[in-house]
Molecule: c-di-GMP-I riboswitch aptamer
Organism: Heyndrickxia sporothermodurans
């Protein structure tokens, strides 16, 4: 170095659910909380997935749409803490 991952060390993260902010929704932040995680850091590159304001279509509530979400779904890209076998 690369690969591995201890019932090992320091130390990190925070699902569900609550409140308060916010968004058309999905979701997002903060706080509290802890199901788990060795990348559950980051990053929408590629599939999935989730909303559909706008817009388009039928024509009055349907369908389609992503310049929106999501990386705690899976892969791909980057960086990185320990070392007992």
């Nucleotide at each position: 170095u690369u690969a591995u991952g201890a019932u090992a060390a320091u130390g990190g993260c925070a699902a569900a659910c609550u409140u308060a902010u916010u968004g058309a929704a999905a979701g997002a932040u903060a706080a509290g909380g802890a199901c788990g995680c060795a990348a559950a850091g980051c990053u929408a590159c590629g599939g999935a997935u989730c909303u559909a304001a706008g817009g388009c279509u039928u024509a009055u509530a349907a369908g389609c749409u992503a310049g929106g979400a999501c990386c705690g779904c899976c892969g791909g890209g980057u960086u990185a803490c320990c070392a007992a076998g």